The part of an RNA shown here (large-subunit ribosomal RNA, half A) has 1733 nucleotides and comes from a Melioribacteraceae bacterium. It matches the Rfam family "Bacterial large subunit ribosomal RNA".
[in-house]
Context: one part of a larger RNA
RNA sequence: GGCACACGGUGGAUGCCUUGGCACAGAGAGGCGAUGAAGGACGUGACUACCUACGAUAUGCUGCGGUUAGAUGGAAAUAAUCUAAGACCCGCAGAUUUCCGAAUGGGGCAACCCUCUCCGAGUAAUGUCGGAGAAUCCUCAACUGAAUCCAUAGGUUGAGUGAAGCUAACCCGGGGAACUGAAACAUCUAAGUACCCGGAGGAAUAGAAAAUAACAAUGAUUUCCCUAGUAGUGGCGAGCGAACGGGAAACAGCUUAAACCUUCCAAUAUGUUAAAGAUCGUAAUCGUUGUAUUGGAGGUGUUGUGGGACCUUUUAGACUGAAUUACGAAUAAGUCGAGAAGUAAAAAAUUAUAUUAUUAGUCGAAUUUUUUGGAAAAUUAAACCAUAGAGGGUGAUAGUCCUGUAGGCGAAAAUAAUAUAACUUCUUGGAAAGUGUUCCCAAGUACCACGAAGUGAGUGGAAUUUUGUGGGAAUCUGCCAGAACCAUCUGGUAAAGCUAAAUACUACUCUGUGACCGAUAGCGCAUAGUACCGUGAGGGAAAGGUGAAAAGUACUCCUAAUAGGAGAGUGAAAUAGUACCUGAAACCGUGUGCUUACAAACGGUUGGAGUCCCGAUUUAUCGGGAUGACAGCGUGCCUUUUGGAUAAUGAGCCAACGAGUUACUCCUAGGUCGCUAGGUUAAUUCCCUUAGGGAAGUAUCCGCAGCGAAAGCAAGUCUGAAAUGGGCGAACUAAGUGACCUGGGGUAGACGCGAAACCGGGUGAUCUACCCUUGUCCAGGAUGAAGUGAGGGUAAAACCUCAUGGAGGUCCGAACCAUUGCGGGUUGAAAACCGCUUGGAUGAGGUGAGGGUAGGGGUGAAAGGCCAACCAAACCCGGAGAUAGCUCGUAUUCCUCGAAAUAGCUUUAGGGCUAGCCUCAAGCUAAAGUGUGACGGAGGUAGAGCACUGAUUGGGCUAGGGCCCUCACAAGGGUACCAAACCCAGACAAACUCCGAAUUCCGUACACAUGUUCCUUGGGAGUCAGGCAGUGGGGGAUAAGCUUCAUUGCCAAGAGGGGAACAACCCAGACCAACAGCUAAGGUCCCUAAAUAGUGAUUAACAGAGAAAGGAUGUUGAGUUGCUCAGACAACUAGGAUGUUGGCUUAGAAGCAGCCAUUCAUUUAAAGAGUGCGUAAUAGCUCACUAGUCAAGCGACUCGGCGUCGACAAUUUGCGGGACUUAAAUCACUUACCGAAGCUUUGGGCUCCGAUUUAUCGGAGCGGUAGAGGAACAUUCUAUCGACAUUGAAGCCGUACUGCGAGGUAUGGUGGAGUUUAUAGAAAAGCAAAUGUUGGCAUAAGUAACGAUAACAAAGAUGAAAAAUCUUUGCGCCGAAAAUCUAAGGUUUCCUGAGCAACGUUAAUCGUCUCAGGGUUAGUCGGAUCCUAAGCCGAGGCUGAAAAGCGUAGGUGAUGGACAACAGGUUAAUAUUCCUGUACCUGGUAUAGUUUGUUUGACUGUAAGGAGGGACGCAGAAGUGAAGGUCAGCCACCUGUCGGAUUAGGUGGUCUAAGCGUGUAGGUUUGAAGAGUAGGCAAAUCCGCUCUUCUUUAAGACCGAGACGCGAACGGGAGGGCUUAGCCCAUAAACUGAUCGUAAUCAUACUGCCGAGAAAAUCUUCGUAUGGGAGAACUAUAUCGGACCGUACCGCAAACCGACACAGGUAGAUGGGAUGAGUAUUCUCAGGCGCUC
Repeated sequence: GGCACACGGUGGAUGCCUUGGCACAGAGAGGCGAUGAAGGACGUGACUACCUACGAUAUGCUGCGGUUAGAUGGAAAUAAUCUAAGACCCGCAGAUUUCCGAAUGGGGCAACCCUCUCCGAGUAAUGUCGGAGAAUCCUCAACUGAAUCCAUAGGUUGAGUGAAGCUAACCCGGGGAACUGAAACAUCUAAGUACCCGGAGGAAUAGAAAAUAACAAUGAUUUCCCUAGUAGUGGCGAGCGAACGGGAAACAGCUUAAACCUUCCAAUAUGUUAAAGAUCGUAAUCGUUGUAUUGGAGGUGUUGUGGGACCUUUUAGACUGAAUUACGAAUAAGUCGAGAAGUAAAAAAUUAUAUUAUUAGUCGAAUUUUUUGGAAAAUUAAACCAUAGAGGGUGAUAGUCCUGUAGGCGAAAAUAAUAUAACUUCUUGGAAAGUGUUCCCAAGUACCACGAAGUGAGUGGAAUUUUGUGGGAAUCUGCCAGAACCAUCUGGUAAAGCUAAAUACUACUCUGUGACCGAUAGCGCAUAGUACCGUGAGGGAAAGGUGAAAAGUACUCCUAAUAGGAGAGUGAAAUAGUACCUGAAACCGUGUGCUUACAAACGGUUGGAGUCCCGAUUUAUCGGGAUGACAGCGUGCCUUUUGGAUAAUGAGCCAACGAGUUACUCCUAGGUCGCUAGGUUAAUUCCCUUAGGGAAGUAUCCGCAGCGAAAGCAAGUCUGAAAUGGGCGAACUAAGUGACCUGGGGUAGACGCGAAACCGGGUGAUCUACCCUUGUCCAGGAUGAAGUGAGGGUAAAACCUCAUGGAGGUCCGAACCAUUGCGGGUUGAAAACCGCUUGGAUGAGGUGAGGGUAGGGGUGAAAGGCCAACCAAACCCGGAGAUAGCUCGUAUUCCUCGAAAUAGCUUUAGGGCUAGCCUCAAGCUAAAGUGUGACGGAGGUAGAGCACUGAUUGGGCUAGGGCCCUCACAAGGGUACCAAACCCAGACAAACUCCGAAUUCCGUACACAUGUUCCUUGGGAGUCAGGCAGUGGGGGAUAAGCUUCAUUGCCAAGAGGGGAACAACCCAGACCAACAGCUAAGGUCCCUAAAUAGUGAUUAACAGAGAAAGGAUGUUGAGUUGCUCAGACAACUAGGAUGUUGGCUUAGAAGCAGCCAUUCAUUUAAAGAGUGCGUAAUAGCUCACUAGUCAAGCGACUCGGCGUCGACAAUUUGCGGGACUUAAAUCACUUACCGAAGCUUUGGGCUCCGAUUUAUCGGAGCGGUAGAGGAACAUUCUAUCGACAUUGAAGCCGUACUGCGAGGUAUGGUGGAGUUUAUAGAAAAGCAAAUGUUGGCAUAAGUAACGAUAACAAAGAUGAAAAAUCUUUGCGCCGAAAAUCUAAGGUUUCCUGAGCAACGUUAAUCGUCUCAGGGUUAGUCGGAUCCUAAGCCGAGGCUGAAAAGCGUAGGUGAUGGACAACAGGUUAAUAUUCCUGUACCUGGUAUAGUUUGUUUGACUGUAAGGAGGGACGCAGAAGUGAAGGUCAGCCACCUGUCGGAUUAGGUGGUCUAAGCGUGUAGGUUUGAAGAGUAGGCAAAUCCGCUCUUCUUUAAGACCGAGACGCGAACGGGAGGGCUUAGCCCAUAAACUGAUCGUAAUCAUACUGCCGAGAAAAUCUUCGUAUGGGAGAACUAUAUCGGACCGUACCGCAAACCGACACAGGUAGAUGGGAUGAGUAUUCUCAGGCGCUC
């Protein structure tokens, strides 16, 4: 270290529980708001951070009612209180109700600031305080009132319970996408959806026919079920999709306009010379008290068998009574009576009574015991109630304990409904009939044309509806519609309006229910829109459980300790101890047993020694368990693939979660059930009812009849002139339909996760780009333009020189801005930095504050750059679950069968459809299918051949041609030249065939084998990437582990044996088991099972155990041929000569450099004009050849076997290794044996078939991916009958048994309250993987790192502990900062005390951390109260589908203008704020003085008036001059000195404001007075202009630093010691001058230049209109007032922006000394630090 067991830790699964959710059902309510909402801010408690409640009357006040003994909320403790004189609590009705918010007096950065009017309080008065009112629009009324007479616009005032704003869905309307689908896409679709906008209600819309129909009729609208996926429409694609009619729910009808009338009102016209007219009879006449027209008002009138008006006729209650001329008649008004209607849709309110209901309540039956236990409700025994056995609680499970339940009862007050009454309104003079020559019946309308929309309908032949443009009727003898249009006929009556119910929805209230969830579930939330993230819109968590009861551990001990623990105690239990029920796994430990240090690997499996433990017993064994020496075999899982151990994908591990579901009168098939030539209801209604059921309902649908394009006909029909025909049917008798379940399909997101994108509406310019407004910044040095001056020069100029001058997108160089190169950094210090270096640095410069421009848009000195850290189209939310022919993942078991990787088509090739191949069910039994044989046919391949087609070698023969010769021509001859045809010989072909197989294919009334395998119909698939090997081809190179066909096998989807290993090769097809047997391929020396078997050969090469052409006296076998006892071959001995040194050549060439040659001849046994070596050439040595010796075989060639060389690559390896040589190699033969999951044997399981003794037997079968089919297990919940449980349920941890398996049962421990069999039912129903989700825990690893290398050290103190805290000393660092002030921003971080869990990159006694307490003081500082810029808002107004946009008056808005305080002291923490002293501004009052005024009007309010002024750029130069520095003097102290001193040196100090007075340096300037005046929107005494006079030059006037005096010496100027919150002691000074010099100031000055450089108010002055008006103004003194907001602290940083105590960023002011030009650089004051290991 491993395995096992035991005991722990960590962690929070599982089980149980539920405060919370989810979904429905039934009621209610369907709004709140200027009487101030919704929603908030801030407050209110004895103590109070949060929630709840409430509002300065503040965890509450009043009245009424209910209930009751306690109460002061969640929420404890303490304190203090209330309460039977009724607290607290509940209900009803009131009161109060800060501030913001529509927000409404004005403004504004919501919860704040600033006003006006009236009334009141208070003050001497002002300031101050309280109450009420003061927005806009609209409507109404009154008053007023322009251009313009009347009038109107406009203005002012009043009145209004008017509007506004908020709110979930539903509803109506105005606008209106895209993804997507169409396998692309444009019409189309998605979809009139999403979204935006306007508006309303409890519902909304619609609605009482210019309707629908069809010769029959219905009779407003809305909704439901059918009609019907029909008619239609449609790139006639994808898709879209009615109506009539039928059945139901609910039912309800009405009002105007017009014609006509009017003794009403208004205007106009007309008219007293009498009009228009009136007139019913008579008579008179009447006529501004008229008439006509127009408008208003009133009456009438409202319909389609047309209606109404008008006219005529008839008929009809009463009474009162005015007026009109008399009478009569008639008419208006009123009363009575009668009638009708209504709380409503047709008008709008109120009250009373009664009933019911709601908002508090109340009564409400019945039990004891035994046992166990901590506890009884359990158990035992015996009772009781029940209109109550629903539910919940109580120490375990309760009808009888509590609360409730069944059933009853109940309201002072308020609300709602209903009824009645009061009340209110209406009608009450009309009604009927008739006639029709009259009048009316909705106008820029109907309709038409063009362009569109809508409807089911996409422009079509397109009706009907709506309308943008242009035309443009009729009035009942009219008009519209009936699907173009016309006619007939039918129906209706447009162009005005109102209208309940049936229908839709649920933010909210109450009640109830659930085969809904139970803490990763259920809402995002057991509560939270919180924490947190983001500038913002917006996004958005995690987190439940002690116990019956806190009985929440008194006390003791360890310890620094209030941490943690050990005892003790409580409790049934503390391994229930506030990290708390149960407490799994990963992971981390402790202990014990076995094992492990010569041994390599998917870690298992099979065998198994030894050791240890337990049990039993017959004491010797048996059984079980732990470990596992050693040996055999053995390359994970998933996915994807032809093929995966692959070095292809995915997973760190564990737990929980995590994917084929649901809906539909939809389609189809099967199963079960009901009825059956029929079957069936849908909506709806009714009844019973806890749940849930039962009836009614026949609309509709399917079937019962077909044929035809249809009319139509019909067991037939169509075709046709007609069929003996032909097609489709009928006839064989025929089965449908409904419900439920299952398989599959369709439409829906449709198995889950996953884009990049598209569109809509919003949010962003705190980053950055550009622009606008207003501020601010740029050390120092250098250069020296124009101009000017002087001199020279010229006729004059030009020009030159010297000065002066100070220009410049000038130069050098800090701050500042930028970022060139290099290095570092790269899990950083930093999501862009650091170091060195570098560019610009008076300009097109940098920078602050406030604003503007917004997404197909902005901005861009332009890089596709930037627009909040990732822009070729930002971000957020929504459409949305877009789409994904693509990738990944997809969860229990067993049984049966079992593919494909092919064809055709495809914008198709990695996708699909049909066929093929698989499966399941049903049918057919004909002898179908298949195989072998037989018989009969088909064919043109292999082969072969050359007869055809082509190609082809040699020879022969021979036309033709070439060449040569002869030749005048003709002709002839020759030919080792080319060559057709023909002949002979040879030979080629995928697209040649005179021929021609094998295999194959077809057929058969044949034989045998098999036994339904074939075929038909129907349901369900999967497959369309294939691969290798053999054979036959094509392509290629007769290359490829290549490619492409055909065919067979195998792999795929196939295990086993062999081949060393090795998908495919060889053998062989695995149901399970066996320590049985026989074999196949292949093997038998060892590894390693089996022959060291046999016989005969071969090989010598480590050949066997990789290879060719070619080579070789390897060896062996066979053959052919030659020499040979007349002596071969080899060896040895000897010879190997002569012409001649052959000739030529050559310096020489003599056998042997070279050339030539019939290379000859002679002597010989034999000897070349020479085979080699050799020499300069000779010489020399050899060979051929010959003889001798020896004695038997010796050569050459050919064909085989086995060997050899050829043979060079990187680890030892090209036998699997050892090793093997008459073999363990090779060849041949022989006999044994081994060898597999094959075959056999024995036993068992399952499937199918058959049989019968129906529980047995027989037979066959059981590899398997995609896939089809069948049977089961587990989980959660439900129903029914039951069962178990504190004597211990579920869950968890073990053990044993059992089932083929998923699983099940029993038992021990833990646990402490529920669980469940059986049979059915219903599902959120099974995980190892999805770079899955969430949580936990590992690994790397005690590893990297601990954030500027400015630096620490010592002593002491405190403390449990000190490198870091405190004190002291020393050292070091910054010092144009690392110091000081201040804006923004932060928001208590400030100070003090206490503390150290967490935070601090370490420790911590410390802190900016935690807890508690404290701290910010203003007339003058800043803001507001004043002003205006850019910009923003914006009464009226203009524009626009809406929302909104722009903008006048006006308002708002600083970064600018205006505006009054200084010095010193003081606190732990504040100070221009407090205190002391000294000032100033403004307002009030009083007194004094001066001036002025009182109707000839001082002064003043209002009216937004005029003029001046405020009031402005950039650069440069020279002065002045505080501050500041330096030096000297003076003072104090120290050092020094033997002492002394008018000595020397050193250190420190030597200071003082505002204000008042003075008015200097300097600068500017003409000034003053008077008169006139057409301009300044009216006026002016003001300004401007003109004129006159005076003054002439700096007098004067104006501006104006500094200095000086006072202020102001009473200030400051000093400390030392100690027992250090402090105390004690001591208390003295000088307080001048010189110099340097500045970027404050003078100074908005001066000079120059071109780019020509805010506004308004405060202020001065002027008058006009109108009102008030007797005092007013100035100076002095005294006195009173001056409210509100900010003020702490950090502020180049540990407090801001960067996720951090982060090497980054952050505007402005001061900024000493030495060096120096300098703010550079280096060093250093004051001051601050040593950077938290």